[in-house]
RNA sequence: AAUAAGAGUUUGAUCCUGGCUCAGAUUGAACGCUGGCGGCACGCCUAACACAUGCAAGUCGGACGGCAGCACAGUCUAGGGGUAACCCUAGAUGGGUGGCGAGUGGCGGACGGGUGAGUAAUGCAUAGGAAUCUGUCCAAUGGACUGGGAUAGCCUUGGGAAACUAGGGGUAAUACCAGAUAAAGUUGAGAAACCAAAGGGAGGGGACCUGAGAGGGCCUUUUGCCGUUGGGGGAGCCUAUGUCAGAUUAGCUAGUUGGUGGGGUAACGGCCUACCAAGGCGAUGAUCUGUAGCGGGUCCGAGAGGAUGGCCCGCCACACUGGGACUGAGACACGGCCCAGACUUCUACGGAAGGCAGCAGUGAGGAAUAUUGGACAAUGGGGGGAACCCUGAUCCAGCGAUGCCGCGUGUGUGAAGAAGGCCUGCGGGUUGUAAAGCACUUUAGGCCAUGAAAAAGGGUUGAGUACUAAUACUGCUUAAUCUUGAUUAGUGGAGGAAUAAGCACCGGCUAACUCUGUGCCAGCAGCCGCGGUAAGACAGAGGGUGCGAGUGUUAAUCGGAAUGAUUGGGCGUAAAGGGCGCGUAGGUGGCCCAGUAGGUUUAAUGUGAAAGCCCCAGGCUUAACCUGGGAUAUGCGUUAAAAACCGCUGAGCUAGAGUGAGAGAGAGGGUUGUGGAAUAUCAGGUGGAGCGGUGAAAUGCAUAGAUAUCUGAUGGAACACCAGUGGCGAAGGCGGCAGCCUGGCUCUCAACUGACACUGAGGCGCGAAGGCGUGGGUAGCAAACAGGAUUAGAUACCCUGGUAGUCCACGCGGUAAACGAUGAGGACUGGCUAAGCGGCGGGUGUAAAGACACGCUGCGUAGCGAAGCUAACGCGUUAAGUUCUCCGCCUGGGGAGUACGGCCGAAAGGUUAAAACUCAAAGGAAUUGACGGGGGCCCGCACAAGCGGUGGAGCAUGUGGUUUAAUUCGAUGCAACGCGAAAAACCUUACCUACCCUUGACAUCCAUAGUUCCGCGAGGGACUGUGAGACAGGUGCUGCAUGGCUGUCGUCAGCUCGUGUCGUGAGAUGUUGGGUUCAGUCCCGUAACGAGCGCAACCCUUGUUCUCUGUUGCCAACAGGUAAAGCUGGGGACUCUGAGAAGACUGCCAGCGUUAAGCUGGAGGAAGGUGGGGAUGACGUCAAGUCGUCAUGGCCUUUAUGGGUAGGGCUACACACGUGCUACAAUGGGGCAUACAGUGAGGAAGCGAACUCGCGAGGGGGAGCAAAUCUAUAAAAUGCCUCGUAGUCCGGAUUGGAGUCUGAAACUCGACUCCAUGAAGCUGGAAUCGCUAGUAAUCGCAAAUCAGCAUGUUGCGGUGAAUAUGUUCUCGGGCCUUGUACACACCGCCCGUCAAACCAUGGGAGUGGGCUUUGCCCGAAAGAGGUAGGAUUAACCGAAAGGGAGCCGCUUCUAACGGUGGGGUUCAUGACUGGGGUUAAGUCGUAACAAGGUAGCCGUAGGGGAACCUGUGGCUGGAUUACCUCCUUC
Repeated sequence: AAUAAGAGUUUGAUCCUGGCUCAGAUUGAACGCUGGCGGCACGCCUAACACAUGCAAGUCGGACGGCAGCACAGUCUAGGGGUAACCCUAGAUGGGUGGCGAGUGGCGGACGGGUGAGUAAUGCAUAGGAAUCUGUCCAAUGGACUGGGAUAGCCUUGGGAAACUAGGGGUAAUACCAGAUAAAGUUGAGAAACCAAAGGGAGGGGACCUGAGAGGGCCUUUUGCCGUUGGGGGAGCCUAUGUCAGAUUAGCUAGUUGGUGGGGUAACGGCCUACCAAGGCGAUGAUCUGUAGCGGGUCCGAGAGGAUGGCCCGCCACACUGGGACUGAGACACGGCCCAGACUUCUACGGAAGGCAGCAGUGAGGAAUAUUGGACAAUGGGGGGAACCCUGAUCCAGCGAUGCCGCGUGUGUGAAGAAGGCCUGCGGGUUGUAAAGCACUUUAGGCCAUGAAAAAGGGUUGAGUACUAAUACUGCUUAAUCUUGAUUAGUGGAGGAAUAAGCACCGGCUAACUCUGUGCCAGCAGCCGCGGUAAGACAGAGGGUGCGAGUGUUAAUCGGAAUGAUUGGGCGUAAAGGGCGCGUAGGUGGCCCAGUAGGUUUAAUGUGAAAGCCCCAGGCUUAACCUGGGAUAUGCGUUAAAAACCGCUGAGCUAGAGUGAGAGAGAGGGUUGUGGAAUAUCAGGUGGAGCGGUGAAAUGCAUAGAUAUCUGAUGGAACACCAGUGGCGAAGGCGGCAGCCUGGCUCUCAACUGACACUGAGGCGCGAAGGCGUGGGUAGCAAACAGGAUUAGAUACCCUGGUAGUCCACGCGGUAAACGAUGAGGACUGGCUAAGCGGCGGGUGUAAAGACACGCUGCGUAGCGAAGCUAACGCGUUAAGUUCUCCGCCUGGGGAGUACGGCCGAAAGGUUAAAACUCAAAGGAAUUGACGGGGGCCCGCACAAGCGGUGGAGCAUGUGGUUUAAUUCGAUGCAACGCGAAAAACCUUACCUACCCUUGACAUCCAUAGUUCCGCGAGGGACUGUGAGACAGGUGCUGCAUGGCUGUCGUCAGCUCGUGUCGUGAGAUGUUGGGUUCAGUCCCGUAACGAGCGCAACCCUUGUUCUCUGUUGCCAACAGGUAAAGCUGGGGACUCUGAGAAGACUGCCAGCGUUAAGCUGGAGGAAGGUGGGGAUGACGUCAAGUCGUCAUGGCCUUUAUGGGUAGGGCUACACACGUGCUACAAUGGGGCAUACAGUGAGGAAGCGAACUCGCGAGGGGGAGCAAAUCUAUAAAAUGCCUCGUAGUCCGGAUUGGAGUCUGAAACUCGACUCCAUGAAGCUGGAAUCGCUAGUAAUCGCAAAUCAGCAUGUUGCGGUGAAUAUGUUCUCGGGCCUUGUACACACCGCCCGUCAAACCAUGGGAGUGGGCUUUGCCCGAAAGAGGUAGGAUUAACCGAAAGGGAGCCGCUUCUAACGGUGGGGUUCAUGACUGGGGUUAAGUCGUAACAAGGUAGCCGUAGGGGAACCUGUGGCUGGAUUACCUCCUUC
């Protein structure tokens, strides 16, 4: 100085755990759409695939012989000119000169440039080291003498298609060789020995020398050469530390590890070799396998860190693949050589040539990456003395929005808020000052012109200076002049808004909304998720938002992710503590003293390259970019200091640990004996019919004598009571009694040792049940198995049998819900309880002779709880609190504790332990509901107790089904079905058939004609007709788009809120509890206090009384009056009418109850505890019902799905169901006589009296009444007579005939009457309905609808019962509680086989590749060694012969490629086969979740279509009930 953000998604909701996804930044990117300019960068990430063509390394004549080509002197010849000197032209000649092809030679091709295949260490990074070399360069020093023989080129003769090559003859050197010289060099202890060279150029010249001359020597100057030393830079080698993943790679190694001798190298070294020894590496990960160039840095990140290594810089490796050396200072060499291989090209087929991972470029591959450009002007490199030459290094340009940065696409004004678009509630809104219009500007681009910097140098000439004998030369400095630019910035001018905006998104996360289309289709999607007719999520449009020459997508990295946690996580129940112990390595470790200085701390110093990042300053108009300076570089090394802490060494201590002495308790272990009860069997006795078993049965046993009972015997297994949240053990586990052997623990004492300790990867041991082997044993129990039941089935649960097994001995095996789901050890941190022996001890205080008791204390075991912790539940001195040490384990669910591999096992199997693929969750705790074949409490005609029905018959009516042209539509468990419909002959009517109409049957507006009214008129209103168009119309669809209305739970007692409190939260509390009530009614208690909607009450009606009223109602008294009669006068007493009051409130008494609320009984009262009935229906549930009452969005229809007319249909009829009526009869039918109501939303196209006709329905008639006035016979009942139990004097269907009434019209299709007919039916199976008092039952009456038509509906009154012990059960409901894997809420959820499709994967006879290892064979080039052979040879020696030393050849070793056999490993593939995963509506069952209907689960074994069942042991992560024990509170 800088610096830390979250969100979506599991649920009905919550907290947590946990994964998935998003927002950010970045890139050598690619793709889609779009595209004006410039600057600066960057540009094959794939095939280290193959390459046409051109270029990328040459240069030096001042090293050399030379002269092919060019040019020039000179010379010769010919021609011409000229008086001549000589000139011109042509040809020849001409190394004399400039220069120079090829060649010899020197230096450079080891740099520069490319690529990243290989390499996990022969690499890289950092810090060091010693046994080394070094061309050119710098400095110093010394030298450079005398000789020699060759060989290219060239000439000549051959071979070959070519590439090339052989022989012969000449020749030069700074090429080569010999000799001399030789130290500060090399070797050596020393003496001593040994080791070198090359010359060339330039100009000038005084003196000197040489030569015929040219010239040379010589001098000067310059550049080379040789030896040595030092430096510089470079190179080689060694060491330490760091440097990816896999242990399903655990052992590797014979030159391997070390030594000695020798060799080799520039140098150390097993680098190589001979011999000797047997070492070396490895759990701190050797070896093997996979992957990878490393670093500076880059990206992300707050950082720690993660990812990465393109451009630039450093290092390494490679150059078609493999091997090899040569030359050289340097290579085992990208544009060198040799060999082998693959490929390509040429070929005359005999042989040759090649290597772009240099720059361009081509093909191929790929999603994808550029020009066969210019220049050496600059920077740098090579050669050269230099000029120069070369340079695809480099500098520039071209292409590409690939990235970063900058600029522009105009500016101001402009409301008639234009037109157009879109939306609309039709008013308008929005696009929008946006456009147009007006006034301006000209960056950038295009045009014209101009124009730097990048240039420093180099040549020539002059001057000065140094060297020198020299004013020469040469070098340096300087002046003048000539000359070198591939590419470009900038500047000026004219002109004109002219040439320049897109992309993505708009459901949430996430900024931005509407319309139309589509209709689970088409499509979208990063996650959640949208789309099934009103889609802000698809597609288009309008509008908006974001960024902007770009913008989106895809891919990839980091972040967010504390999601591998060092910083910075966890493991009781979410994933996670090893089954338990002993113990090795390792890690960690008590108190005191001294020393040391490894860690640690401090200081100094070296290094940590540059670039980059950061800071400051400067330069391009700014920025990106560039330049300079600083800081940083957390690291490593060296030196010095300190000594607290850790470590180490030494000396001590006793508090940890252990030993000892003395006590104590115990189902601790092993072994040997022994005891009684019970079961079973056998024998005998008694006895005589069943036993046994179950929900009920059966199989089974039994007259051949069971069961039962008594006696005796045999045998095996297990040990009742005691027995206890009692004891012991590390865990598993351990239980009669006794003996023997034995382990651990606790307490006291403080004698001994003196840190000896804790933990513990590997390792070793123990380890329930089941299982296995061998041999015994077998009473009971009991997998498998058999039979009987149950059941749709029952491979089960239940029953009868029954074998392994259970038991013993010896072995194997090694797992469990092996659990406290809680690793071991140490320390610290309030308490209470465990009385009567707390479970086991100890001592001691009080008190004491002792016992008992109380207090203190050690260990162990339980319960509750403070703080604290926890997601919560809970834990809480026995921690899940606070900490220390060590070990084990976890990282989303499934696949899977599976596959493969390894190890173990005789087997079963165990242990270790993945991936592909797939999902967006899986999960923990707690909450509210719902549910339970869970529990408790309570209510209801819910059951029970009763009465009467339905279900059987006939008929009526509704529905389903069927039929039909149509049988219109709706309602469908309760809560549809005598329902909409309180009236289908037509109408209704919506349906069908036939015909007709098309602005329409109906509404509004317009035009026009006419009639009429008002008005003086203008004009206005009404009606009718006509016309064109706006529009009408729709019982068409959607009740799952809606309003309204309604049903239902349910007249059930509930449903909530405010404030407060509790809880992280969902939520809880209140509303629970004790009583009580019809009631969440009231009382008491209470972290709650209050309140609201419901309950109740208020309302209506009915029951009693009173007051008032007094007609149309009434008539007691008075009077009149009739055949009779409130008929009349009158009256208000009574009934009644209808207004208003009173009355009932647990008010009073007694008992019970908590002194309460209240309950029970009583008194009084017309009525008593809500007096009876009604209206009244909380929050909500059922997408309940209704678009066909009505209203209404959207869709559909418009000569029809609208409207009209006629006829038909809704009334059909093998059948099924619901609701009713009438019956089956004597409590009845029939006949005669006869008494008593109330309601009325009754009455004018009406009710209709008297009287009269008809058997009757009814007809005639028309008094009275718009009504307390008139109008309607109440019936059952009662009295008398008859019928006498029968298909009847029951019952009335059906049918025939004749009629009446209504109505245009009774055929389909009305009601009623009369005569005749006289069916089924004799009380109704399973099942089921209503009702608790004026109720059921029974009897009639009225009304609505209505022309006519009720057995229906709604009301009314008459007569008028029975029963309720009660809450076990059925149904429904309420409250509390419990479990839950349910929340669409049990009509829930959900498991497995089978069948189908798809996907990945394991096994698999094998098959085909890759890599690797090993034995053997072959053995190129090359190196090293040897050498019998060959032909020869310049340098040296020798007089010569010859020698020496080579050459060629041969041969040995090493050795690439190759061949062959074996092994390991890996990939691909494979008939068939195994399981796994996924997939709206397949099959079989129902295993799990509630006590899931047999509690579930774990291990193991057997069985079975399947989930599963059974045995055995274990666990609670089981409900319910009771008991025991314990704790808390009172």